[in-house]
Context: one part of a larger RNA
This record gives sequence, C1' cells and structure tokens, in this order.
RNA sequence: GCCGGCGACUUAUAGUUAGUGGCAGGUUAAAGCAGUGAAUGCUGGAGCCACAGUGAAAGCGAGCCUGAAUAGGGCGUUUGUCACUAAUUAUAGACCCGAACCCGGAUGAUCUAACCAUUGCCAGGUUGAAGCUUAGGUAAUACUAAGUGGAGGACCGAACGGACUGAUGUUGAAAAAUCAGCCGAUGAGCUGUGGUUAGGGGUGAAAUGCCAAUCGAAUUCGGAGCUAGCUGGUUCUCCCCGAAAUGCGUUUUGGCGCAGCGGUAAAUGUUAUAAUCUAGGGGUAAAGCACUGUUACGUAUGCGGGCUGGUAAUUCGGUACCAAAUCGUUGCAAACUAAGAAUACUAGAUGAAUAGUUUACCAGUGAGACUGUGGGGGAUAAGCUUCAUUGUCAAGAGGGAAACAGCCCAGAGCACCAGUUAAGGCCCUUAAAUAUUUACUAAGUGAUAAAGGAGGUGGGAGUGCAUAGACAAUCAGGAGGUUUGCUUAGAAGCAGCAACCCUUUAAAGAGUGCGUAAUAGCUCACUGAUCGAGUAAACCUGCGCCGAAAAUGAACGGGACUAAGUAAUUUGCCGAAACUGUGCGAUAUAUAAAUAUAUAUAUCGGUAGGGGAGCGUUCUGUUUUAGGUAGAAGUAUUAGCGUAAGCGGGUAUGGACGAAGCAGAAGUGAGAAUGUCGGC
Repeated sequence: GCCGGCGACUUAUAGUUAGUGGCAGGUUAAAGCAGUGAAUGCUGGAGCCACAGUGAAAGCGAGCCUGAAUAGGGCGUUUGUCACUAAUUAUAGACCCGAACCCGGAUGAUCUAACCAUUGCCAGGUUGAAGCUUAGGUAAUACUAAGUGGAGGACCGAACGGACUGAUGUUGAAAAAUCAGCCGAUGAGCUGUGGUUAGGGGUGAAAUGCCAAUCGAAUUCGGAGCUAGCUGGUUCUCCCCGAAAUGCGUUUUGGCGCAGCGGUAAAUGUUAUAAUCUAGGGGUAAAGCACUGUUACGUAUGCGGGCUGGUAAUUCGGUACCAAAUCGUUGCAAACUAAGAAUACUAGAUGAAUAGUUUACCAGUGAGACUGUGGGGGAUAAGCUUCAUUGUCAAGAGGGAAACAGCCCAGAGCACCAGUUAAGGCCCUUAAAUAUUUACUAAGUGAUAAAGGAGGUGGGAGUGCAUAGACAAUCAGGAGGUUUGCUUAGAAGCAGCAACCCUUUAAAGAGUGCGUAAUAGCUCACUGAUCGAGUAAACCUGCGCCGAAAAUGAACGGGACUAAGUAAUUUGCCGAAACUGUGCGAUAUAUAAAUAUAUAUAUCGGUAGGGGAGCGUUCUGUUUUAGGUAGAAGUAUUAGCGUAAGCGGGUAUGGACGAAGCAGAAGUGAGAAUGUCGGC
C1' cells in the first nucleotide's frame, strides 16, 4: 500500500413542543392483594397538573397593581390531563478517537552524581628543590664553588583514563562506533567490591548536568473515559424547501449570546412586493465663486514699507521696487454653496402569487471570494486593504472566453440519432460564408505601453500665390551717393552704438548667412529670361511607423492568412442541459369527483441546514409457521423488475436449516479517523 473483519449521536431521569390514543377534570406514587416466579390484573387519590388572577407584601379578587385620582399605564378576565412515539434542551464520559499536564500511593543509585569503608594499578626516560659533605671565604655569620641528595597538582612517553580535529558511518558492524592524529599519565589520578543519599526529593569543581537508551522535575499504577472554545473521522436510498460569512455585545475576534437570513406547522388573507402613476423633502454628481478658504495675471486704484532727492528741523518731493485692501480678468475645494440633477428614500393610488406578516418548534451561519460602480487607506501600486451598492461563485452543471470558482450567455426532473435560438462564431484543426457591398492598412499592424519623433498613407474644411506665367530648377543682374555717422589700431553691408535716407532702375537691405587683421571673395532678399500648371504653409481626422531590453524556445491556442486583418453594410448558417416538440415521472394548488383517480396551472440545480417517504441487517412475537436431502442458509455467476436503497428467476457450488407477510426491539448499513486487528 491493497484486501477482509471491527469501528462513532447511545442510555437513564427531568422539562418543552408536535403527532397518536384514553378520559372531560386527568392521573395514580409508595405500599398491599391475587399470581410458583415474572408478565399481568385489582386495591390504593397521599401527591401532581388544571380549575383565577394580581401585588415586593399585608391583602384584595374577574379583577389586581401603580397613583391624590373615578385619569393614564402594566399584568389578567380558564382548558386541560395521563400515557406512548418523535424532535430538542438540561444533568450525567453524553457522537467517536486524541493531549501536554495536575494530584495520590508505590518501585528504582546493577547506568550515572557525590560520599563512606576496603582493595588494586601507574613500562621506560628526563629535569635536579631543600638539606647534607668538602673546599674557598668572614671576627663570626653571610656568601661562592664542587659533590652528594632526590623534591615536584615538574617534563617526554606506553599501560590506564579522557575526547580537541578530520574523514568514514547516518534503513550504521554500533540507538554515539571505527580510522588517523590529539590531551592527562605521582595526582583535585585511575580503578574492583560492598554500602549511603529518592522525585515538591537526591547528587552536582554548576552543563538545568545526572538519578537504569526516560529529566525545567524519574518510572509505574490509580484519580481517569481528566479537560480539549482545537484537529481528524462519523457507515443505506429517494422526494420538497433551502441559507450565512452581516449588526450589537463579549478577558472577545478561528469561540459564544441576541438580532438578521433558512425550514416545518398553524393563524391571518392582499395587509407585502415588482411595475406604473401621483405627491414630497433633500444638498450628493455636475456646476459655481456671493460666503469660508485657496489661486494666477493687470503700466487699474495704491494703505504701508524700501530706495532716492531737498531741508537746520517739523517735514516736502520722486520712484520702471515690494505690496495690504479694492476693482477687472482666470482657476481650485471631503470638512465652501446664492443655485442644483439622475437615482435612491418616504407616502398615497392601481396592482401577479405557493406573496407578506404573526406565533410555536428545529436549525445552520457569524473566516467569504472576485467583477462592475461610488468612496477611504496605499503610490488615483497590488490577485492589497476597508466601507457602500449590484451580479456571479460560494451552494451552479451546460455553451463561449485555447486551458481559466468569481467574466459573457444561460439556471440541468428523466428520455429522444427532432426543431429554434443566446453569448460566441462560420479557411483547416472544428459545427457553420474561402458569403455580399464600400473603404482603409503593407506594419504580419492584426498579442502588450507613454512622453516624444517623422515629406508613411487615406479623408475633410478652408487660406495664400498662379497663363498679366506661380512653386522648383537653370542663365543673367543684385548698382551709385558710401569706406553712412560714431566708435576703433582697423570697423569698408556683416565686433559694437545711433540712424536706416536719397539716386539710377526691370530689380537690388546703409544689408540674410559664410568669410577677411581690415579690404577682397561667395551667397541671400529683390528683378528679368527660359520652362508651362499647379504650388506653399498651417488645421481637423482614419489606419499605420519609430520610441519597444530578462532571464529554457514559445503571450494570434496552432497551422497559416494580405485577408482568414481593420471600419461599416446586407443576407444566410452553426451554436447550450436556454426555448419548442414527443413520451414518461414527481411536488404543490385549484376544480371535478368521491378514495385513488382525472383535468388545469405552476414548479422540480443545490452545500450548511429543516421537513417528508422508504429499502435493507440481527433478534423477538405470530411460530413446534410455509418450505426443505426430489437439497435450507451461505458462496459464485447471470436473465428480468423497480425512481433508488433494493427485489428476484435460472445455473453451479454447498450439505441442514429456515423465508415472506403483519407487528415489535436494536450492539442496524463503512471508503476515508497518520483508525484498529488479521492476511498478502
């Protein structure tokens, strides 16, 4: 891991509600009698509930209380009771399994910690303290030297003890080892045997270490089925309805209580609601700037200040500076509003139901998710967070979006090799148009992005110039006063300042750019000729281009496509469990009918959850049953039947029991619990 067995809402007592039954007041409890015993029957009215409430109470009483009240208000002005069945609640282990703990009594120092008593052990080598001897030395010590001596938590290093490093090992050879190195090795040394200390304790050169592979409190048995607001699991079927993830409170936020939302049963019967109409109040969106604030500009006015001129001073002037306030123009606002929607909300009228409301009982939920819209927080970030509101998912299958809980379409009773459509599609993959008409796009744009950039290309509406010849190109001219004046070393169109005239002309600036030290030179404006029809600069707009870098190769689903792309047009077709058709069911209501049927209408997705109806298992009664060696139960296999659980005929095996029906009682249904036992 698989297979098989076992495996979880029970039982008692008490309350509440519903159903069924008895009685109309209901009912007996203990006990007693009868009964072989039990079952059962009889006696037993003690008690309990009901029959009257109300008040804190005295009390009063169909009323009572409050109150000064004869007011107002609160609670009342009767129907039950006893069993059984079901549901639920309470108390008990209370659906099952599961702690870590806590407490009590015992058992442990054969491991290990410390200590006590008594044993044993430490190859070999090195160093050479005190003391002593001799010699030197001193007044005498001191001191010096050479010997001798053999001290030490001394040195090197085996046994022995330890455990610093690395590797191996890591389902090991081993629940701590092996290998190679390493440390101590006469000491606070190591060690054998016996003994002592015990868990709220001991022992500890102290690590919360150790106390038998167990230690922030040993082990074992008991309290004990501790408790578990936590996790997991909880076994047959069909039918009807069908949520919530919100508010308030909570030593409360993954739990509870009340309310909200669901179910069942009654009562009420249009009271509710969609929709339409009518009538309302508003201060949101947008808007606006009178208010509250904020904000830009003005050679409008200019309080005050700065700067500056004059005066001996008081003070008087100037100002292209700053600038209050006012005025004009222009913006902004969740905490601004003179004015102001749509929705929403409130009321009334009309108005569909299996609607709504109320009462009783039974719940679950109280972690929500995303999309659209209106906001707050954040960075007008997040598959972010937090409100409001709608939808979907949750609890919803089907079609579309390649795949894709929350998007689009659409709500699946069952069957059908019938039809019509929705969203979305119609070249192939792949069902249906290689459809129609008109344009656009050349970028594989068509999958993804901005500021910005560009003689890409289509459309629109104008404007200037143009056969008295435009635009472009080519040829020619582009002059004189004059090198204007000033400045300057120089300044001659072209460093700079001022001025910017006149003349000749077809036209030509006191000069557009390059250039020179300054001149020169080139060029432009401007004009003529050649040429011969459009040209120039802006605006609005469609589709494209660049801008464009990410980690395996890969974001039209792919093939591919110049339409099979884009914008419009027209007609078809495909396309779902939608709608329709045909057949068959179920539920509810209504009407017929009178007992199981018709007809009509509507309904039949579903988690938590509520309600209803059934199937099967074991045992009991009927029952010494029907049946059964001419073959029971069981096992294997397989027609048929039923909406399902299931029922059931045949065949084979098996070899002795044992249905069905009607009732009753439960150790009553297995796929999950790191379930449990067995097998493989």
Large-subunit ribosomal RNA, domain II from a marine metagenome, 680 nucleotides, folded computationally. The coordinates come from a structure-prediction model, not an experiment, and the mean pLDDT is 83.